Molecule: transfer RNA
Organism: Lachnospiraceae bacterium
RNA sequence: CGCAGGGUAGUGUAACUGGCAAACAUGUCGGGUUCAUACCCCGAAGAUUGCGGGUUCAAAUCCCGUCCCUGCAA
Numbered sequence: 001c002g003c004a005g006g007g008u009a010g011u012g013u014a015a016c017u018g019g020c021a022a023a024c025a026u027g028u029c030g031g032g033u034u035c036a037u038a039c040c041c042c043g044a045a046g047a048u049u050g051c052g053g054g055u056u057c058a059a060a061u062c063c064c065g066u067c068c069c070u071g072c073a074a
Base pairs, nucleotide, nucleotide: 002072003071004070005069006068007067010026011025012024013023019057028044029043030042031041032040050066051065052064053063054062
C1' cells in the first nucleotide's frame, strides 16, 4: 500500500429505507424515602454524531477527502 468493520452524552449501546428538537442503560447533580447509608421512586443537566467539504427543503444516515481504532491478507 490492499480488503472489511467501526468512531454518536463520562462509560456502554440504539437511531430499521434521509424527516417529529438524536433514544436507552449506567454514571453525575437535585429532591423524596430512611435514625443514617445503600436499595427504591421522581426530576434535571450532559453529545450540533472523529474532522473538513459536497448533495438536498432537510444529513448521525448519501457522496468526496482526511485522521484514529479493530480484524483479515501480504